[in-house]
RNA sequence: CCUAUAACAGGCGAUGGAGUUCGCCAUAACCGUCCCAAAAGGGUCUGAUAACUCCUACUCACUU
Numbered sequence: 001c002c003u004a005u006a007a008c009a010g011g012c013g014a015u016g017g018a019g020u021u022c023g024c025c026a027u028a029a030c031c032g033u034c035c036c037a038a039a040a041g042g043g044u045c046u047g048a049u050a051a052c053u054c055c056u057a058c059u060c061a062c063u064u
Base pairs, nucleotide, nucleotide: 010025011024012023013022016055017054018053019052020051021050032045034043035042036041
């Protein structure tokens, strides 16, 4: 870009991808912890999971 068929079978769960399961939302769900502070703001800490498994990235240790 083209063709055919089907459907409205969606979105979200603090950093990437996939599978499975769970939960939540469509008036939205969701947008991490701690300390100081009236707030604004500043400082600090953990984790690529909502949970499990695998891959990738990052970090540490050991071996070659």
Model confidence (mean pLDDT): 78 of 100. Predicted 3D model of a 64-nucleotide RNA (Fluoride riboswitch aptamer (crcB RNA motif)) from an uncultured Bacteroidota bacterium. The sequence was found by an Rfam model in a public genome assembly.